[in-house]
């Protein structure tokens, strides 16, 4: 230079175009003589711009980052 792939909460992983979910972490309660455990509650995301569409994490399209493979 060419061609694949992949990007979703602090981490890890799910989601047939139709309410972004689950675990672990956090922060808060309950229990406890204290702690840790369990339990219950909360908090926090779709790489970035544009289309398509009643509706887009999901499908097109340019980009940005990573990882493979060819030369």
């Nucleotide at each position: 230079a060419g061609g694949g792939g992949u990007a979703u909460c602090a981490u890890a992983u799910a989601a047939u175009g139709g309410u972004a979910g689950u675990a672990u972490u956090a922060a808060c309660g309950u229990c406890u003589c204290c702690a840790a455990a369990a339990c219950g509650u909360u908090c926090c995301g779709u790489c970035c711009g544009g289309g398509u569409u009643c509706g887009a994490a999901u499908c097109c399209u340019g980009g940005u980052a990573c990882c493979c493979c060819u030369g």
This is a predicted structure of a 71-nucleotide RNA (transfer RNA) from an uncultured Erysipelotrichaceae bacterium.